Notes:
Predicted 3D model of a 75-nucleotide RNA (c-di-GMP-I riboswitch aptamer) from a Desulfobulbaceae bacterium. The prediction has a mean pLDDT of 81. Rfam family: c-di-GMP-I riboswitch aptamer. Its family is annotated with cyclic-di-GMP binding in the Gene Ontology. Taxonomically the source falls in Desulfobulbaceae (Bacteria, Pseudomonadati, Thermodesulfobacteriota, Desulfobulbales).

[in-house]
């Protein structure tokens, strides 16, 4: 360095749902809370969905692909 894997151990992150607050709306953000997650880190690059002041846009990565980055293990 490459591949695989979440069995051990260290740990991480948090679904719906609930308050609050932002937002034209999809959502986003904070607490709570845990369905789940080996990248559920990050990136709108490509497809998919969604939204919408109506022709510009925006949302989403925890749809699906793909880019860059990571801890332990085995090989």
């Nucleotide at each position: 360095u490459c591949a695989a894997g979440a069995a051990a151990a260290a740990g991480c992150c948090a679904a719906a749902c609930c308050u609050g607050u932002c937002u034209c709306a999809u959502g986003g953000c904070a607490g709570g809370a845990a369905c789940g997650g080996a990248a559920a880190a990050u990136u709108a690059c490509g497809g998919a969905u969604c939204u919408a002041u109506u022709g510009c846009a925006g949302a989403c990565a925890g749809c699906c692909g793909g880019g860059u980055u990571g801890c332990c293990u085995u090989g």